[in-house]
RNA sequence: UAAGUGGCGAGUUUGAUCCUGGCUCAGAAUGAACGCUGGCGGCGUGCCUAACACAUGCAAGUCGUACGAGAAAUCCCGAGCUUGCUUGGGAGAGUAAAGUGGCGCACGGGUGAGUAACGCGUGGGUAACCCACCUUCGAAUCUGGGAUAACUCCGCGAAAGCGGUGCUAAUACCGGAUAAGACCACAGCCGUUUCGGCGGCAGAGGUAAAAGCUGACCUCUCCAUGGAAGUUAGCGUUCGAGGACGGGCCCGCGUCCUAUCAGCUUGUUGGUGGGGUAAAGGCCUACCAAGGCAGCGACGGGUAGCUGGUCUGAGAGGAUGAUCAGCCACACUGGAACUGGAACACGGUCCAGACUCCUACGGGAGGCAGCAGUGAGGAAUUUUGCGCAAUGGGGGAAACCCUGACGCAGCAACGCCGCGUGGGUGAAGAAGGCUUUCGGGUCGUAAAGCCCUGUCAGGUGGGAAGAACCGUUUCGAUACUAAUAAUGUCGAAGCCUGACGGUACCACCAGAGGAAGCACCGGCCAACUCCGUGCCAGCAGCCGCGGUAAUACGGAGGGUGCAAGCGUUGUUCGGAAUUAUUGGGCGUAAAGAGCGUGUAGGCGGUUCGGUAAGUCAGAUGUGAAAGCCCUGGGCUCAACCCGGGAAGUGCAUUUGAAACUACCAGACUUGAGUACGGGAGAGGAGGGGGGAAUUCCCGGUGUAGAGGUGAAAUUCGUAGAUAUCGGGAGGAAUACCAGUGGCGAAGGCGCCCCUCUGGACCGAUACUGACGCUGAGACGCGAAAGCGUGGGGAGCAAACAGGAUUAGAUACCCUGGUAGUCCACGCCGUAAACGAUGAGCACUAGGUGUAGCGGGUAUUGACCCCUGCUGUGCCGUAGCUAACGCAUUAAGUGCUCCGCCUGGGGACUACGGUCGCAAGACUAAAACUCAAAGGAAUUGACGGGGGCCCGCACAAGCGGUGGAGCAUGUGGUUUAAUUCGACGCAACGCGAAGAACCUUACCUGGGCUUGACAUCCCCGGACAACCCUGGAAACAUGGUCUUCCACUUCGGUGGACCGGGUGACAGGUGCUGCAUGGCUGUCGUCAGCUCGUGUCGUGAGAUGUUGGGUUAAGUCCCGCAACGAGCGCAACCCCUGCCUUUAGUUGCCAUCAUUAAGUUGGGCACUCUAGAGGGACUGCCGGUGUUAAACCGGAGGAAGGUGGGGACGACGUCAAGUCCUCAUGGCCUUUAUGCCCAGGGCUACACACGUGCUACAAUGGGCGGCACAAAGGGAAGCGACGCCGCGAGGUGUAGCAAAUCCCAAAAAACCGUUCUCAGUUCGGAUCGGAGUCUGCAACUCGACUCCGUGAAGUUGGAAUCGCUAGUAAUCGUGGAUCAGCAUGCCACGGUGAAUACGUUCCCGGGCCUUGUACACACCGCCCGUCACACCACGAAAGUCUGCUGUACCAGAAGUCGCUGGGCUAACCCCGCUUGCGGGGGAGCAGGCGCCUAAGGUACGGUCGGUAAUUGGGGUGAAGUCGUAACAAGGUAGCCGUAGGGGAACCUGCGGCUGGAUCACCUCCUUU
Repeated sequence: UAAGUGGCGAGUUUGAUCCUGGCUCAGAAUGAACGCUGGCGGCGUGCCUAACACAUGCAAGUCGUACGAGAAAUCCCGAGCUUGCUUGGGAGAGUAAAGUGGCGCACGGGUGAGUAACGCGUGGGUAACCCACCUUCGAAUCUGGGAUAACUCCGCGAAAGCGGUGCUAAUACCGGAUAAGACCACAGCCGUUUCGGCGGCAGAGGUAAAAGCUGACCUCUCCAUGGAAGUUAGCGUUCGAGGACGGGCCCGCGUCCUAUCAGCUUGUUGGUGGGGUAAAGGCCUACCAAGGCAGCGACGGGUAGCUGGUCUGAGAGGAUGAUCAGCCACACUGGAACUGGAACACGGUCCAGACUCCUACGGGAGGCAGCAGUGAGGAAUUUUGCGCAAUGGGGGAAACCCUGACGCAGCAACGCCGCGUGGGUGAAGAAGGCUUUCGGGUCGUAAAGCCCUGUCAGGUGGGAAGAACCGUUUCGAUACUAAUAAUGUCGAAGCCUGACGGUACCACCAGAGGAAGCACCGGCCAACUCCGUGCCAGCAGCCGCGGUAAUACGGAGGGUGCAAGCGUUGUUCGGAAUUAUUGGGCGUAAAGAGCGUGUAGGCGGUUCGGUAAGUCAGAUGUGAAAGCCCUGGGCUCAACCCGGGAAGUGCAUUUGAAACUACCAGACUUGAGUACGGGAGAGGAGGGGGGAAUUCCCGGUGUAGAGGUGAAAUUCGUAGAUAUCGGGAGGAAUACCAGUGGCGAAGGCGCCCCUCUGGACCGAUACUGACGCUGAGACGCGAAAGCGUGGGGAGCAAACAGGAUUAGAUACCCUGGUAGUCCACGCCGUAAACGAUGAGCACUAGGUGUAGCGGGUAUUGACCCCUGCUGUGCCGUAGCUAACGCAUUAAGUGCUCCGCCUGGGGACUACGGUCGCAAGACUAAAACUCAAAGGAAUUGACGGGGGCCCGCACAAGCGGUGGAGCAUGUGGUUUAAUUCGACGCAACGCGAAGAACCUUACCUGGGCUUGACAUCCCCGGACAACCCUGGAAACAUGGUCUUCCACUUCGGUGGACCGGGUGACAGGUGCUGCAUGGCUGUCGUCAGCUCGUGUCGUGAGAUGUUGGGUUAAGUCCCGCAACGAGCGCAACCCCUGCCUUUAGUUGCCAUCAUUAAGUUGGGCACUCUAGAGGGACUGCCGGUGUUAAACCGGAGGAAGGUGGGGACGACGUCAAGUCCUCAUGGCCUUUAUGCCCAGGGCUACACACGUGCUACAAUGGGCGGCACAAAGGGAAGCGACGCCGCGAGGUGUAGCAAAUCCCAAAAAACCGUUCUCAGUUCGGAUCGGAGUCUGCAACUCGACUCCGUGAAGUUGGAAUCGCUAGUAAUCGUGGAUCAGCAUGCCACGGUGAAUACGUUCCCGGGCCUUGUACACACCGCCCGUCACACCACGAAAGUCUGCUGUACCAGAAGUCGCUGGGCUAACCCCGCUUGCGGGGGAGCAGGCGCCUAAGGUACGGUCGGUAAUUGGGGUGAAGUCGUAACAAGGUAGCCGUAGGGGAACCUGCGGCUGGAUCACCUCCUUU
């Protein structure tokens, strides 16, 4: 400081992260539509679809001052008379209607079909043009003539209309005169020029004009109140020169998509002559030439009116082209001309076509994309209104007429803007709704109540502006004139004119009265609860909600946001930097062409001079108006409108500047190149040669096998293989050297020699003088496989065959084996053709290898060392990167050029095109579908990956299970019921520490309903007990008997208990362990799991916790960007092992006494008991180790390295188990899913499995004798001694509430004896009989005893379990539960081993590392065929439509040309001469010709529709087959190619690492 002032993000890929990338949302807008709702006003806007068809009315007429003619109704006055008819006159009226003529009808209004074009926009040109009306100037307006419409008469026709006859006028038409000037041809001068022309001046020749009308006047002439000629004014008319306005034509630039349209063109390109036009021009025609356009996109196809502007956006842009304005095009479709100044004409003509209407069937009429309106189409778009009052237009001299332009009104919330639906006060926080943890909270000052206001709407009354013209009257001035007249012009005053409309506006009246909805409330996104529903119904813009506790569905309460609207849908821009000019990318995410040569193009070194195209600056013109912006003003404000300005980034002209680019001319040497001298090399092509090996052939030796594999077999071999020796043939490849060594553009290239040949490098000089870089198209090269022709063929080897493997094995393995692999020639043209990294130039720390060539120092020389250039590796700074990584060989920093990308799938596909012999290659979509697909890195988990370590994990051992019989649990089956739960480890002698009734939850039957149990209320009563009857019992009926406690005012009250009643409620082993608490199992007594601070990383995360040692241990030590800490480990606790001490009863007894006996006295030393202590800590020694931690050995010690055992279980995992222990949300049930009772069932039994017991015997069985425990239990109990019984047991009682008594006998062992290897003197099942005990009761369904019986079984297949020391094994004992019932469980002691080399393997676990497409985490993920359903697409015999090409046929109207024998008033000539006749000129009809629309025929092209059938693709909770890929995915995978196969796929050849693992080599870093 007028017109500068501005850029926002979010959700969604993952377990989490960063990135890439798409999808979606929030904003603004709209000619909108739809849903719900709706009070008022102002200003705007309103068929986006069918340029579909249109009934009806209106939308273009006007002029009597150009012309001729000219009514009627009605009224008045007459006449006739048949008194209601005829007729005359006047008015109506020179009116209406029609006609000739003039002007207008080309404007205004509509629409956007066509058009990709000079159509539009912008800027120019026209010296190549026109322009009626308007305006200025100049000159005129003289003199004649013949017709014709109207009208009359006649005729044709249904009509539309037409024909003929006769008459008449003009500003209609025609002849003549005149010609300032104009035009034409001729010729002269001057000026100008783009050299083609143009302008001016003067000359002579030729050509072409006209019309009058109206008013006024009488000066001149004539008739003569006045008029005519005339004069004058106005309006016209003609010629000419200008102006203005408007147009025609031409040019530069700009103007959509498509190359899956690449070549197009014959009037095509140019010339000449001619024609045509207002005008240049192939515009048209004849001839001549053969050109013209195109990658800066011709030609073709699709789409589209263009612009000012509009919407959006920070802008650049993108989208759009309603209303308003400019231009264009069109007017039912196609063609054509006429008239005219202008049209090839919206409301004109002709023709053709389609359609509609009329018709007498002969023929006619029509064109709303004008305003209204109708039908149709559609999601959808208004009144058949009023008025010319205003503005504008046409005609007219004017009045005036016309004007669906326009001004207004009507309809529509379609949009923008404004206003209202009330304001204040009011807590008992009313009622009511919703909710609640029941206390409350909320709707809520909200309502009611009280006090006010008066907008809008309503009523009453008043009431504008928009109006100024024009006209007329009066007055004034002025021009003309003889004139004070008339007329024109100007001015003043009065009068007249309003559709809207009694509208805007104003005043008054009454009264809170008439006026609020819509969407949303999981996140994005502002706003939360209850009920219903139960993957149903439904929602959804994206992510996603809903499977019984849904803030996501539906309803309600509450809330949030907008508000006369609110939402939804469609569309556009934005966000989207998601097409990136501003402003993106291409190693791995999509993306560098396989490589080169090189055309066009783009870009280009140093210096001097010039030019001025680009560039920059100034000026001028233009960039219409409206709009946007600024400023001021008018409607009460605003929207809206008006004035002025700014802007309009552009184009053109012009004047300058000269740095840069460009161009011209010159110079230079550093870019580039040439010459010279060197050395290196698997560079290429051709020819020749060599040796090793395989195979085959021949011969010798030699004998039974060889070969092959994980193991085998097919195969070869007694006809002599394999092996071995000698000889020969043939083909292919070239060991070692050999190396992140070399060469090449890439593909690629490897024995030796020769010939030819390309390139790079080093060195030193000389020369050329920018000659350069890149490179669309184009051309060439291009592994392997494959193809063609002809050779060749040893080995290898797709296909194929056989053998194996396997569930199968079209594979992996094996034995064979053909194309092929090789050569020559020709195709193919692709690969993970990769450094997944285009080429070129420049710049930006280093270090260290290696190859080639050089320089320096030094040396006799070679090394070594320093250094330059070129190539090739590794590490690394800055920087970059999403990260990984790259890093002078860049993925850093810049410049130049090319190629390529834009979500995944469909799709390296289809169709079309090009190439190819084919295979196929190149180019390359869409429909449809998904919300992801992807890159890098992180943490886990996993691996038939790796390393280290541990565990009764394996191994080494001992004993078992699996076989038998039985017990027990489970499954299954059965059943009225066989109650329920538990299901890999971690269900199955589990819940259940004990089902005959009970338990009991199940079944059958009989009963009860406030209930078996709890609380509250009312009434009555103690309860209880006993008896009778019925009954299976529960229970029911009756009877007998009995009367609690406390207080008391003696009425009663209260409490406990019982019975009855009412309703709240009780009850439920009913459901949900996937709603839960608690408890428990498991990984696992495994050594782990975390945190704070710091540091690193964009981040998830990492570090710490990794590493080196060590440990049972994340135990400890050392190191270390970590330092500390917590939960775990260990320790602290208990038992046990040694000792001390305290204390001795019920315990003990060494000494003393005593006894049958620790029985008693005594004692407390010992044992023991149970309290307190001690002890063990790697403390000591030696060694090893890092001087550490620690380990090994030793000493001492009862015990030695956690002494042994127990309790103790980190963060977490398994939606693990339990609603049937308990507790508990929700749901369900309530004369039953509750409660009581009896009986039954849980005990069933073809079978299968788990866990056990007993055995199979002699390490044993039987019998006899005899010894030694520990830990427990005991009162409704343990129960001694004694007696009885073969025994279970009975009887009977002593003792004991327990270191006292009892259970209680311990057993194995030991001693002795017998049995002698057998289904036994093993084994004891089963069955028969007889008993005992418990119990109300042993039938279903107890345990035990005795007698008898005497089954299977002779050590157990595949497989599998436990255990590392007082352990396994074996032996017995006790306890809980319990009336009774134990092979189970828990506990106790006795006897008492073997083995561990070791960590390869199996299982589980820990740490580190690696790969991963897994994260519900390998019980993961995932591929393809097949089957089913749906969807879109391709191909396809054909078939249908549109558009279009070529050739031909035919050809309306019409222009033009030719003709014109027919017809014709004007002019000319002739004749007669009144009229008329003839001829000429000029014309017309008609005919012919060219062109040509619609039409037709034939052959195509192309877009699309449809189609039997067919092909692949996509999608779809639970289909089939396999297992291809992800881990070394179990044969590493992938790419190209070829063959094969149900399928994923397999195999061959070549290539890649985007392969794990181990080893080796090389290189690098550090010491």